[in-house]
Molecule: transfer RNA
Organism: Methanoculleus sp.
RNA sequence: GCCGAAAUAGCUCAUUAGGCAGAGCAGCGCACUUGUAACGCGCAGGUGGUCAGUUCGAAUCUGACUUUCGGCU
Numbered sequence: 001g002c003c004g005a006a007a008u009a010g011c012u013c014a015u016u017a018g019g020c021a022g023a024g025c026a027g028c029g030c031a032c033u034u035g036u037a038a039c040g041c042g043c044a045g046g047u048g049g050u051c052a053g054u055u056c057g058a059a060u061c062u063g064a065c066u067u068u069c070g071g072c073u
Stems, first nucleotide, its partner, number of pairs: 001072007010025004019056001027043004049065005
C1' cells in the first nucleotide's frame, strides 16, 4: 500500500429482505433468611464508533473518516 471483518447498556453478545432497541452477567430496590449468599419479583442504564447521503421512516441501505483484528505484498 491492497483486501476482508468488527464497533449496539459498565462487561459479553443478540436484533439482517428499513417501521416503538433486547437478553445474560454486573448495579439498585423489595421480598425471603437469625444473618449472608443463592433463588424470586421489580427498577434503572443506549443520541447503536464519527460525519454526511437515500427514505415518510435507518442499528439495518450508500459514501467518507476513526479505532481494533486478520490476511496479502